RNA sequence: AGAGUUUGAUCCUGGCUCAGAAUCAACGCUGGCGGCGUGCCUCAGACAUGCAAGUCGAACGAUUAAGACUUCCUUCGGGAAGUGUAUAAAGUGGCGCACGGGUGAGUAACACGUAGGUAAUCUACCUUUGAGUGGGGAAUAACAAUCGGAAACGAUUGCUAAUACCGCAUAAUGCAGCGGCACCGCAAGGUGACAGUUGUUAAAGGAGCAAUUCGCUUAAAGAGGAGCCUGCGGCAGAUUAGCUAGUUGGUAAGGUAAUGGCUUACCAAGGCUACGAUCUGUAACCGACCUGAGAGGGUGGUCGGUCACACUGACACUGAAUAACGGGUCAGACUCCUACGGGAGGCAGCAGUCGGGAAUUUUGGGCAAUGGGCGGAAGCCUGACCCAGCAACGCCGCGUGAAGGAUGAAGUCUCUCGGGAUGUAAACUUCGUAAGAAUAGGAAGAAUAAAUGACGGUACUAUUUGUAAGGUCCGGCUAACUACGUGCCAGCAGCCGCGGUAAUACGUAGGGACCAAGCGUUGUUCGGAUUUACUGGGCGUAAAGGGCGCGUAGGCGGCAAUUCAAGUCAGUUGUGAAAUCUCCGAGCUUAACUCGGAACGGUCAACUGAUACUGUUUCGCUAGAGUACAGAAAGGGCAAUCGGAAUUCUUGGUGUAGCGGUGAAAUGCGUAGAUAUCAAGAGGAACACCUGAGGCGAAGGCGGGUUGCUAGGCUGAUACUGACGCUGAAGCGCGAAAGCUAGGGUAGCAAACGGGAUUAGAUACCCCGGUAGUCCUAGCCCUAAACGAUGAAUACUUGGUGUCUGGAGUUUUAAUUCUCUGGGUGCCGUAGCUAACGUUUUAAGUAUUCCGCCUGGGGAGUACGCUCGCAAGAGUGAAACUCAAAGGAAUUGACGGGGACCCGCACAAGCGGUGGAGCAUGUGGUUUAAUUCGACGCAACGCGAAGAACCUUACCUGAUCUAGAAUGCGAGGAAAUAUGCUGUAAUGGUAUAGGCUGGGCAACCAGCUCCGAAGCAAGGUGCUGCAUGGCUGUCGUCAGCUCGUGUCGUGAGAUGUUGGGUUAAGUCCCGCAACGAGCGCAACCCCUAUUAACAGUUGCCAUCAUUAAGUUGGGAACUCUGUUAAGACUGCCGUUGAUAAAACGGAGGAAGGUGAGGAUGAUGUCAAGUCAUCAUGGCCUUUAUGAUCAGGGCUACACACGUGCUACAAUGGACGGUACAAACCGUUGCAAUCCCGCGAGGGGGAGCUAAUCGGAAAAAGCCGUUCUCAGUUCGGAUUGUAGUCUGCAACUCGACUAUAUGAAGUUGGAAUCGCUAGUAAUCGCGGAUCAGCAUGCCGCGGUGAAUACGUUCCCGGGUCUUGUACACACCGCCCGUCACAUCACGAAAGUGGAUUGUACUAGAAGUAGCAGGGCUAACUCGCAAGAGAGGCAUGUUACUACGGUAUGAUUCAUGAUUGGGGUGAAGUCGUAACAAGGUA
Repeated sequence: AGAGUUUGAUCCUGGCUCAGAAUCAACGCUGGCGGCGUGCCUCAGACAUGCAAGUCGAACGAUUAAGACUUCCUUCGGGAAGUGUAUAAAGUGGCGCACGGGUGAGUAACACGUAGGUAAUCUACCUUUGAGUGGGGAAUAACAAUCGGAAACGAUUGCUAAUACCGCAUAAUGCAGCGGCACCGCAAGGUGACAGUUGUUAAAGGAGCAAUUCGCUUAAAGAGGAGCCUGCGGCAGAUUAGCUAGUUGGUAAGGUAAUGGCUUACCAAGGCUACGAUCUGUAACCGACCUGAGAGGGUGGUCGGUCACACUGACACUGAAUAACGGGUCAGACUCCUACGGGAGGCAGCAGUCGGGAAUUUUGGGCAAUGGGCGGAAGCCUGACCCAGCAACGCCGCGUGAAGGAUGAAGUCUCUCGGGAUGUAAACUUCGUAAGAAUAGGAAGAAUAAAUGACGGUACUAUUUGUAAGGUCCGGCUAACUACGUGCCAGCAGCCGCGGUAAUACGUAGGGACCAAGCGUUGUUCGGAUUUACUGGGCGUAAAGGGCGCGUAGGCGGCAAUUCAAGUCAGUUGUGAAAUCUCCGAGCUUAACUCGGAACGGUCAACUGAUACUGUUUCGCUAGAGUACAGAAAGGGCAAUCGGAAUUCUUGGUGUAGCGGUGAAAUGCGUAGAUAUCAAGAGGAACACCUGAGGCGAAGGCGGGUUGCUAGGCUGAUACUGACGCUGAAGCGCGAAAGCUAGGGUAGCAAACGGGAUUAGAUACCCCGGUAGUCCUAGCCCUAAACGAUGAAUACUUGGUGUCUGGAGUUUUAAUUCUCUGGGUGCCGUAGCUAACGUUUUAAGUAUUCCGCCUGGGGAGUACGCUCGCAAGAGUGAAACUCAAAGGAAUUGACGGGGACCCGCACAAGCGGUGGAGCAUGUGGUUUAAUUCGACGCAACGCGAAGAACCUUACCUGAUCUAGAAUGCGAGGAAAUAUGCUGUAAUGGUAUAGGCUGGGCAACCAGCUCCGAAGCAAGGUGCUGCAUGGCUGUCGUCAGCUCGUGUCGUGAGAUGUUGGGUUAAGUCCCGCAACGAGCGCAACCCCUAUUAACAGUUGCCAUCAUUAAGUUGGGAACUCUGUUAAGACUGCCGUUGAUAAAACGGAGGAAGGUGAGGAUGAUGUCAAGUCAUCAUGGCCUUUAUGAUCAGGGCUACACACGUGCUACAAUGGACGGUACAAACCGUUGCAAUCCCGCGAGGGGGAGCUAAUCGGAAAAAGCCGUUCUCAGUUCGGAUUGUAGUCUGCAACUCGACUAUAUGAAGUUGGAAUCGCUAGUAAUCGCGGAUCAGCAUGCCGCGGUGAAUACGUUCCCGGGUCUUGUACACACCGCCCGUCACAUCACGAAAGUGGAUUGUACUAGAAGUAGCAGGGCUAACUCGCAAGAGAGGCAUGUUACUACGGUAUGAUUCAUGAUUGGGGUGAAGUCGUAACAAGGUA
């Protein structure tokens, strides 16, 4: 610091996602040690049990065990009394319990932070200082007795003490009243000194032999603490806009420590609020913590400061201080006890339990340390605290070994089978060792003169022994790849996306990468995100300028001087707690951690100063703004009035059969007289020409003429005012069309509606009608693509050229012309800007001011709420949910029922066919045991197949074989055999003869008989042509397709290759930011057309001779054959053209503009075809999906299609005669003459390995004869019979022959095919395959036409251009209803909660007031009785909690039904949009 993701690619906009850091975490797998930290985030839910606040006997009374002392008694065991000491449990009293500890519910507040104020205050304990501490009194608890109660706990009577309580005395620098003086203060008031004066107010004692000491009272001061007040600061909602009656202020009184409506009475009517009151939601605040470069953003757990709370609500008492966590009273809920009468309780203290939850520890030790309470002290108490335990929860540190070690062991994985990887890794050698265990030692923390350690026999040291690695990931982002399994399944996934049989993405394994006692996942926060933009964004088209104006608040504001010093700037002082962070240093072996020091930290406060700028005060100026005067221009507005053209209607005339309308029609109108035409009249609306990217207006908008009223802008020259300005939330006004209300009006046009067409449908487009409406008046509505998609204002910044409207100048006059200068309105364009397109003095440039608006797409401008409206609706304006895009500009293609140009048997012009018939052949379908397989628009279908009876053959049935039917290698051994029988055959068996080997003297026997052991290697026409090679088709023999360098563009890309001509051609020429080049085109190749030279056999024969015959002699002329050459190049002439390229015409020539034909097929497209030619990866199969054989099938047959043949006849058929080719083939062959057969053919065999012989007859043609328009002497299918040939074999299933038979068919609907010259048409000939089989295929020649005006249209193609929402590229994309599933949301009769307002009711405890009749120790009076003062009970009034009633508000949940919305591979209907998207 960035990266991935929208596209075919690009740039931009913009969202989503990732890499980082962090965490009070949780979950998964795993887990060695130590140190330091941290540990209920959820139910402020409920709590068993224990502990968490006591202490003081030196305040007091009473009581007392053991022990001690003294005295007495004694039975010597001991006992009694007293003393002081001391202990235990209660009590009175003092201090403490308001600290410490917990929690974060409430609280949006002076609660918190910060800075101040208190001249408006208090302060126990502590410190300092001054003064004092005299003398009395009355009670009461404890206790005792009696009584009540289950208990808790009480009642009565009696006794007693105090540092408990109450008077009296004394007292001031206290307090209160009254004075004057000085100073401060705006004032209220305060301060100081007058020791001014009058009144008033206090106390307690304990310990000690004592000294003394601890207390007590009063006053002053300090320290620390607390109360109150104030400025400023920190949150969300305006779909919360008004709130407030003690409310705001005053006076008086009360109350408080103290100010104050804090409370009460009276008076006034204020107070707060757009700088956000009130209401609602949420929330303890801060130091800090996390993140970040910072500014910020998020958080407030541990530690520290503050606040609040203590089961919920209310209340006071005590006290220095509490409205009191472990105090009280009452009410409520809950739990427990109960004898049912009544009682008890409050873990948000430490442990712990239940519950909740993804989730959070021990019912531990100790007061040794630190700190706190009490005490004179010893000491006691202390779940504060210090420690230990549990938990990888976090941070930090350490270890699991180090060095050497190659036959690179084994195992595993992989493999091209050679090897490679794991891997120096292991083994092995040497060395070393965290934990733990055992043994031995053993701290600091302790502050001391001494004593005192929970942790702890812990840390640490020595010796011996000795143990410990996992997790995630490996497609890109992102470091790390292979094999197998799986087969859109199972699964993965943070985003993009993987998986449909070769998955680096799933699962497993091997290997690797990264971290490491952890590693991953999930949640949350910041970052990246400049994606809320202060730093630091935008608004023409991406989201975004308000429809336009006037204008309030606010913001901003010209030139010169002056005042103040608010902003601003500088300095000083104070404060900003500690901890944290940063830096420096120190201590634990290091680090984490801890300690010391420094620094940092502000929208802070006070004081002093500066005065440029902003602001304030005052005084001026005229450049901004405005007023007055003159002038010209204009569809600016409102009202009144007038006009002509046209449409329609009415009346009348003329006139007759149609009119009208359309792509074509029909509805409609018309013989009751239309349309047409003439005349007259009526009525409404709109104003042709002028008219112009021209004018006016703020915008909407404004168009016949005239008149009246009226607004604004512009120009000119002077005068005046003197900043009066700009912008503009809120507000007010204007605001097209449509729409609404009321009343008019209505000619034309025309939603709705009716009819006619079109169509599959046509609720549309087209046509005929037609009502609202359009018009006027008055009033609403308030929205538009209200657009320049561009807010207003000001200033500045090169130019050119129009136009509208002013002014001035020049030329002697005269400006329509020329020049200068204003104001509008256009076009082009420099710099700049912009993502690009574009914009450019009329900015989208450079700047300033103010307003409005935007923050991914959809949901949605929707819902709810509110405001406005008669309604329609408008304004404001969300969320859930869902997607990873949506979008802008430009690029290359492709496409268009866009455009331009050009080409092609593409159309047209012609000729002949197909489609109808019969047959052949192929395909589909059907059938079948099988009818093997492939090919499917062009570019499958007489295609693979250049030839299925067996074979072929892949299919079916049956039979048979299993290292196999075939091929190769192969040690080796040998040598080739023939004929029968059996079996359908394969295969096998068997026999004979021959051969070989072995044995044997031999006869004979055994074995083998062209092979071939073991082994390597099988095989597959099984699947995948969408894993492939090769080959092929197709666009297309179309003219295209690219590259290098340069240039242009941010870039994809462009340029070149476009343009003007020309060509068959990207062929050539010219031009040009291009210059060159490559693959294609052309040419080079073959054949053909002409000629020449050479060569003449098997070919030829003019001349000579000869023959039946070029048969032979001969000839080398001709034909022909073959080789080598020549020839054609727009070369020549003319015209046109740009002087070019070239075109046209002509000459010459056998041939003329590529002469004809062939071969030759660019980059690419179609996942085109082929795994069945062949090759090949992977998969499948291996007594079968391989191999062999026989038979069958591929030849089936209601049917449909393609391609052909033969015909339908007279341009013909039949018969007879007769002429002329080319190319090709032949020894397993072609086969002549001859003989036989009607014929197919048979016999026979000359010749020929071929210019020699043969196939071989060419046919149409020509010359004759016949047939005479008919289903025929056309046509030949079908079938019978008899044959021929090939072949082991013609039944399924061959071809041919003879004879007989003689279907359909009389020129073919819609539609469709081929062909432009030696072509079409027509005629025959040959070849491959092949035993045989040709209407097919491939070739050959014979005869031999017609037509092309032309490019409008159909089809295909090329180039340029244009539009595009397409890029799998129009066979594209894509919209809406309906149906189904599912999700969230809205409405809804209602229903149920929560919070809250108002009114009334009610009124516990308590406090205050009043009463106080009942009761009453201290004090006063009184001799006393008693009285008084005071007090208590009780009653009552006020306030008031929980409640109750009624009525509202807000909000949440739920609700039959209902509404739209989102999402969902293959549902339905259409085709709305994107091309002119077929009606822009």
Predicted 3D model of a 1480-nucleotide RNA (small-subunit ribosomal RNA) from a metagenome. Rfam family: Bacterial small subunit ribosomal RNA. Gene Ontology terms of the family: structural constituent of ribosome and ribosome. Its mean pLDDT, the model's own confidence on a scale to 100, is 83. RNAcentral holds the sequence, with entries from SILVA.